[in-house]
Molecule: small-subunit ribosomal RNA
Organism: Opitutaceae bacterium
RNA sequence: AUUUCGGAGAGUUUGAUCCUGGCUCAGAAUGAACGCUGGCGGCGUGGUUAAGACAUGCAAGUCGAACGGGUUUUGCGAUAUAGCAAUAUAGCUGCAAAACUAGUGGCGAACGGGUGCGUAACACGUGAACAAUCUACCGUUUAGUGGGGAAUAGCUCGUCGAAAGACGAAUUAAUGCCGCAUAUUGUUGCUUAUUACAUGAUAAGCAAACCAAAGUCGGGGACCGCAAGGCCUGAUGCUAAACGAGGAGUUCGCGGCCUAUCAGCUUGUUGGCGAGGUAACGGCUCACCAAGGCAAAGACGGGUAGCUGAUCUGAGAGGAUGAUCAGCCACACUGGAACUGAGAAACGGUCCAGACACCUACGGGUGGCAGCAGUUUCGAAUCAUUCACAAUGGGCGAAAGCCUGAUGGUGCGACGCCGCGUGAGGGAUGAAGGUCUUCGGAUUGUAAACCUCUGUCACCGGGGAGGAAACAUAUUAAUAAAAUAUAUUAAUACUUGACUUAACCCGGAGAGGAAGCAGUGGCUAACUCUGUGCCAGCAGCCGCGGUAAUACAGAGACUGCAAGCGUUAUUCGGAUUCACUGGGCGUAAAGGGUGCGCAGGCGGUUUUGUGUGUGGGGCGUGAAAGCCCGAGGCUCAACCUCGGAAUAGCCCCCCAAACUACAAAACUAGAGCAUUAGAGAGAGUGGCAGAAUUCACGGUGUAGCAGUGAAAUGCGUAGAUAUCGUGAGGAAUACCAGAGGCGAAGGCGGCCACUUGGAUAAUAGCUGACGCUCAUGCACGAAAGCGUGGGGAGCAAAAGGGAUUAGAUACCCCUGUAGUCCACGCCCUAAACGGUGCAUACUAGGUCUCGAAAGAUUCGACUCUUUCGGGGCCUAAACUAACGUAUUAAGUAUGCCGCCUGAGAACUACGGCCGCAAGGCUAAAACUCAAAGGAAUUGACGGGGGCCCGCACAAGCGGUGGAGUAUGUGGCUUAAUUCGAUGCAACGCGAAGAACCUUACCUAGCCUUGACAUGCAAUAGACUGAUACUGAAAGGUAUUAUUCCUUCGGGACUUUUGCACAGGUGCUGCAUGGCUGUCGUCAGCUCGUGUCGUGAGAUGUUGCGUUAAGUCGCGCAACGAGCGCAACCCCUGUCUUUAGUUGCCAUCAUUAAGUUGGGCACUCUAAAGAGACAAACCCGUUUUCGGGUGGGAAGGUGGGGAUGACGUCAAGUCAGGAUGGCCCUUACGGCUAGGGCUGCACACGUACUACAAUGCUUGGUACAAUAGGACGCAACAUUGCGAAAUGAAGCAAAUCCCAAAAACCAAGCUCAGUUCAGAUUGUAGUCUGCAACUCGACUACAUGAAGUUGGAAUCGCUAGUAAUGGCGCAUCAGCUACGGCGCCGUGAAUACGUUCCCGGGCCUUGUACACACCGCCCGUCACGUCAUGAAAGCCGGUUUUGCCCGAAAUACGUUUGCUAACUUUAACCAGAAGCGGCGUCUUAAGGUGAGGCUGGUGAUUGGGACGAAGUCGUAACAAGGUAGCCGUAGGGGAACCUGCGGCUGGAUCACCUCCUUU
Repeated sequence: AUUUCGGAGAGUUUGAUCCUGGCUCAGAAUGAACGCUGGCGGCGUGGUUAAGACAUGCAAGUCGAACGGGUUUUGCGAUAUAGCAAUAUAGCUGCAAAACUAGUGGCGAACGGGUGCGUAACACGUGAACAAUCUACCGUUUAGUGGGGAAUAGCUCGUCGAAAGACGAAUUAAUGCCGCAUAUUGUUGCUUAUUACAUGAUAAGCAAACCAAAGUCGGGGACCGCAAGGCCUGAUGCUAAACGAGGAGUUCGCGGCCUAUCAGCUUGUUGGCGAGGUAACGGCUCACCAAGGCAAAGACGGGUAGCUGAUCUGAGAGGAUGAUCAGCCACACUGGAACUGAGAAACGGUCCAGACACCUACGGGUGGCAGCAGUUUCGAAUCAUUCACAAUGGGCGAAAGCCUGAUGGUGCGACGCCGCGUGAGGGAUGAAGGUCUUCGGAUUGUAAACCUCUGUCACCGGGGAGGAAACAUAUUAAUAAAAUAUAUUAAUACUUGACUUAACCCGGAGAGGAAGCAGUGGCUAACUCUGUGCCAGCAGCCGCGGUAAUACAGAGACUGCAAGCGUUAUUCGGAUUCACUGGGCGUAAAGGGUGCGCAGGCGGUUUUGUGUGUGGGGCGUGAAAGCCCGAGGCUCAACCUCGGAAUAGCCCCCCAAACUACAAAACUAGAGCAUUAGAGAGAGUGGCAGAAUUCACGGUGUAGCAGUGAAAUGCGUAGAUAUCGUGAGGAAUACCAGAGGCGAAGGCGGCCACUUGGAUAAUAGCUGACGCUCAUGCACGAAAGCGUGGGGAGCAAAAGGGAUUAGAUACCCCUGUAGUCCACGCCCUAAACGGUGCAUACUAGGUCUCGAAAGAUUCGACUCUUUCGGGGCCUAAACUAACGUAUUAAGUAUGCCGCCUGAGAACUACGGCCGCAAGGCUAAAACUCAAAGGAAUUGACGGGGGCCCGCACAAGCGGUGGAGUAUGUGGCUUAAUUCGAUGCAACGCGAAGAACCUUACCUAGCCUUGACAUGCAAUAGACUGAUACUGAAAGGUAUUAUUCCUUCGGGACUUUUGCACAGGUGCUGCAUGGCUGUCGUCAGCUCGUGUCGUGAGAUGUUGCGUUAAGUCGCGCAACGAGCGCAACCCCUGUCUUUAGUUGCCAUCAUUAAGUUGGGCACUCUAAAGAGACAAACCCGUUUUCGGGUGGGAAGGUGGGGAUGACGUCAAGUCAGGAUGGCCCUUACGGCUAGGGCUGCACACGUACUACAAUGCUUGGUACAAUAGGACGCAACAUUGCGAAAUGAAGCAAAUCCCAAAAACCAAGCUCAGUUCAGAUUGUAGUCUGCAACUCGACUACAUGAAGUUGGAAUCGCUAGUAAUGGCGCAUCAGCUACGGCGCCGUGAAUACGUUCCCGGGCCUUGUACACACCGCCCGUCACGUCAUGAAAGCCGGUUUUGCCCGAAAUACGUUUGCUAACUUUAACCAGAAGCGGCGUCUUAAGGUGAGGCUGGUGAUUGGGACGAAGUCGUAACAAGGUAGCCGUAGGGGAACCUGCGGCUGGAUCACCUCCUUU
């Protein structure tokens, strides 16, 4: 400076993360359809399905200036009739004019219009070629247009026929048809010149031969002619020829679909020579000759499809499409065929065949909307049986004109694009109404009302351009001409509008007539209420709905778009998810099992040339429209017009020569050869050896052997096992041996010999790019398996037996056959793995090892340094989703090959190839799902590992489980046995007290604003007291007495009635608060900052020690902190101080007695302090810490208590109380009486009492503490055997009372169902209480069960503990208390230790678990649904082929039929030619036979997918309880099991090796 205007993501796999990967969404578009809604206009657009069938009308005619006739009208008029006549009428066998016209003839009908069936092709696009071609009309040029002939439609007559139509006779014209003449720049032949691209072309010349024609219309002065006319002239037509334009035909290069589960195809096929044919080249056709031609760069076959300009989308590259418009092609009911013609194998022509439809007199005919409208069918779906030729264009014509469903218009459809409107400004009491509400309000909302305006569109009235320029006619002028004909040009006049009741303008009236649709969980803008209750429903994906749904339905509000809005379908995008731009393959899908190697792809250094690719410039083309840019026209826009730019690509020309390619010449670094050397389980063949197993024989020898977790089967007295000797036979080669070696992989291991492959090092002699990779192909390829023949010791699928087990088709054991071995031949697969293709180059290191070489050193061995080639480990950069890889790359690059594209179905089906078989290779779809998957993280779990703790085990003591009773629970029963609690963590629990009450349950009787609270209205005046009756009571009925304050309105209080409401121990603890249990008084749980990691997360908190402790110390990318631990608090143990009554008493006095005086020392009481901190010493030790010693009342948290982290268990509680929601309301509320909660074949838990002598009974005697006491504790006295009773002092309490037992002392009992034990039962009582029947406690007497220490199992306890003894208190009238909570007395034993059981903590490991092992999950079977494979067959479609038949038609042949023109002839004949007939070839349709491909259906059958809680097992995930998996073989209900070989994608322990650090 120029160019460029352009690229967004989200949801969903998980407890969370990163990645891989699919699914889904947001955008744009459409010839669209559907739902709801709908004011106007402009411009476009409208059968995408059935190329299904079509009624009706129209869509191609025109020319009378080519022709003869005909019709009508007019004129003339012969003639006829009437009439005397004028005249009237008729008017042909006449004439003329005008108009029209069937037929002959010409041109057109091959255009225009429609559709997309067919077609994968020179059909289309693009670029070339035709020297291999044709061309009516049109333009330019040249020449000509002479003279004859024979027919035939029509018309008329006749015949046949229903019709369509056909036939015969007679007659007639032409621009119809046929000869003749003339003939160039035509055709054929010859010569020459020039030239080219192969055949050739062009030009000139020569001589001969051949081929034409038509007239019509107009005008006309002179001349000729009776006339017609000749003649002249103009126009037009015709003929020959050349050129042009436009059109057509043919050929070629290149380009554009899927399929290889289509791999071979082809006989006119490929080529040649000759002939025929065509406008023309050509196997286009034919005869002959040759045997070719095409194909992995995809022939042939199958499927699908008109192609293009362009359209949609996209940043682009691409992808998809091929409506409207435009170019080309193909087709016209289906198939075939030709005729005519310039042009057709002809949409509205012909012939034939077929299907279908219509008419019919049954004989026969007719038809072709994929033209415009329209009908019907199909379908989700697509319009008027409209107007006009006014414009544009086309056909014919001289023209007027006619024709034109082309076209121009209008109509219908929101189908699309564009524009406009549905009002504008003001207006707060923020109205009413709606909705929500925390009841305060908020919102709808300036929205409305109301006020002031405007007038677009629609409506009414009035006006109103442009699309029209012409032709023709008339007149005038000029030119040509003899001319006023005629022609051309110009001017003037006149004339033509379907649309049009239009555009546009003016006026009028009046806010009047004009807003909906979808959405509101996230993606995605927009939220509340009500209803519903896994129902109804929604859903694009994720997913909502099981009583508080922003997700369903309705409402309100809001959001988005707007005459539309949503939905559905389809395309592109997003999707870099087929990746050219722009992906991957260790573990996610993906490296072929391995090598050799043809084609192909790629290829070292130097020089020269060419110019293939490549780069630059130019020419041509790339239709128009469209896209883009700039202008212009409709008021704008859409739309239209003009101009410009752009256009990949292709053809041609010129230039350049670096790279690529090609050609030539060289080189040595790649590669190979040669020489020397060492290493090696490399391969094959043959032979040899020793150890061991087994067997056989013999000897010795005796009762067991073998086997297992334990056993049994098995072997053995017929002598096993053991041991010794001899022999047989097969297989495999201990030690060496090593992540050591070799090989392409599979794989290879005793020793020797022979044969043989490869790699390595050194030397630098030779060749001179000979190289790398490799689809198809070829070869090799563990184990198992197969075939034939051997062999067979051991082992061992199958099989048999024994165990185990619920079962055990298994794991274990005893036997044991194929097989394992050899030879030959197959098979061809493995977790054939380094899960990593081959080759080359480059990119820090360290270390070990194998094989070489060189150097240093040494006498030598060793050793060291360096360089190659292998085999390992660790690590940097880099890469990676991470794990990890890291010179042996998964790094950085290049070349080539193979492979992948969600999961399942499926390493499958079908087809093909291979195999003896088993089977292998190749390889889908329907359908189902929204995931499947990789790596890593945190947890949880493991019949994984390590460390540690706990009355966890062990060591002890005492129990429970047995008995009786008490008590709680389950169960059963019942009218009711109210409810809750249910492993630990329910069960002497809620309940610290059920006779009534409690009480919630049942029965019966009652009440209904209620037993209780508040408010309103009305009522009465009381409330209340008393009395009577009834009743089980509650209640009911009746009678009676009876207020206060006052502003006189009323108020307080109460009765009754009504309305709001009360009430509910009704439901939901899975709606909740609060409280509680539990893990667990376990030592844990977290945070901030920093650091590491893409991230979840990690670190800290791990490690080494230590502790009761995440207690502390050290170390450490961590440093700190919080909740927990500990401590602080309380009780207790020692001391001090203070205080001294009700307590105490040493000293003094006193008493029966701390009774009293006195005292406060001691005890005690209750307040404040001290004390203990591993402090001192010693030992170990780096330190923490541990051990010991002393002191001390107490020693290592002194003992006990309170104290319970983050959290778990949807743990418990709606019946303690609270509370959301739901439910009941003369009852699920309330009252009363009685009953029940106490019920009893049974089972369980927790306790008490015992079974006795460490005891029991009786008597005596001593010592506590915590507590409690007025509706109370009660001394003491009396009575009673006693429970108690009567009386009663004291005490609201350190004062009085309740108030001890075991122990101790003594006596009796003497081992027994007892002087043990006390249940049960009877009788008589006491006490509490309205009331002890159901259903209280206690007392006395009598009775005197079971029970003689308790099976399996199980509980508590580590010191003032267990055990044992009594005492107190709460609740409470009384009591079921033997329970609960406390108190004191007496007072032990044991702990080696952490292997095991249980629970817990930390670290680590595996995981397919995360609702977290009570997890996850596999397969058979049974049932249902769906799609699909096979299947005897059956039915179609399509295609190939053999044969038969063979229409129409061309060509050819034939013709004894027929025949106007021409020739010949006097004529008939004859010839030529034609028509007709017949035949041949080709051939459509048809028939028949055999195939190929493909579709439908099919009894039955196979597997698959899905389905709510089905059955059987438990295969996998942890060492998944037998590690799993791969290949193969056998077996089994099933998952599976077993054998053989392989893999680690196996845990754990030990050993070896290597590495890192010291």